[in-house]
Molecule: transfer RNA
Organism: Gammaproteobacteria bacterium
RNA sequence: GCCGGAUUAGCUCAGUUGGUAGAGCGCCCGCCUUGUAAGCGGAUGGUCGGGAGUUCGAAUCUCUCAUCCGGCACCA
Numbered sequence: 001g002c003c004g005g006a007u008u009a010g011c012u013c014a015g016u017u018g019g020u021a022g023a024g025c026g027c028c029c030g031c032c033u034u035g036u037a038a039g040c041g042g043a044u045g046g047u048c049g050g051g052a053g054u055u056c057g058a059a060u061c062u063c064u065c066a067u068c069c070g071g072c073a074c075c076a
Stems, first nucleotide, its partner, number of pairs: 001072007010025004019056001026044001028042004049065005
């Protein structure tokens, strides 16, 4: 330098004919227990990595930038 992949909640990840964002864990409250854990119920949480474009509408399509991972190439 070229190619590919990843980036979504505090963490691990889903979300793929574009239709307005979810699960598990965690945290918080309650029930249960003599008490703790476990179990059960409820609540909480994201400008979808940044910017721009297309569209009535973008996490999803296009361009660009950033970070991480992998492969190839080049130099000595």